[in-house]
């Protein structure tokens, strides 16, 4: 050079034969303790790597870029 793969809140992941995006962890409030820590209840956080194209509609399908990782010359 070439080919596969992965890319989704702070992290580790799911999700999709194209119809408003979720788990667990953390994280902030509150309750509950004499405090912590534990458990409970509530909430905040993601423009689905980035450009484009199909389509009424794209995390999802189709091109291109860019980043890991892996193989092959």
């Nucleotide at each position: 050079g070439c080919u596969g793969c992965u890319g989704u809140g702070g992290c580790a992941c799911a999700g999709u034969c194209g119809g408003u995006a979720g788990c667990g962890c953390a994280c902030a409030u509150c309750a509950u303790u004499g405090g912590u820590a534990g458990u409970g209840a509530u909430g905040a956080g993601g423009u689905c790597a980035c450009g484009g194209g199909u389509u009424c509609g794209a995390u999802u399908c189709c091109c291109g870029u860019c980043a890991g990782c892996a193989g092959c010359u």